The RNA shown here (transfer RNA) has 76 nucleotides and comes from an Actinomycetota bacterium.
Model confidence (mean pLDDT): 83 of 100.
It matches the Rfam family "tRNA". By type it is a transfer RNA.
The source organism's lineage runs through Bacteria, Bacillati and Actinomycetota.

[in-house]
RNA sequence: AGGGUCGUAGCUCAACUGGCAGAGCACCGGUCUCCAAAACCGGGGGUUGGGGGUUCAAGUCCCUCCGGCCCUGCCA
Numbered sequence: 001a002g003g004g005u006c007g008u009a010g011c012u013c014a015a016c017u018g019g020c021a022g023a024g025c026a027c028c029g030g031u032c033u034c035c036a037a038a039a040c041c042g043g044g045g046g047u048u049g050g051g052g053g054u055u056c057a058a059g060u061c062c063c064u065c066c067g068g069c070c071c072u073g074c075c076a
Base pairs, nucleotide, nucleotide: 001072002071003070004069005068006067007066010025011024012023013022019056027043028042029041030040031039049065050064051063052062053061
């Protein structure tokens, strides 16, 4: 330099053919307990990597940029 792949909650990951953004863990509160843990109940938390475009409608499609990983190549 070229190609592929990934980027969604604090972490790990879902979201089918474009049609209401979710789960587990963590965190916070409660029940229980002498206290705590465990268990159970409830709750908060999102510019979906940035920007632009298409569309009635975009996490999803298109363009561009940034970052991680993999492959190939070049220079040294």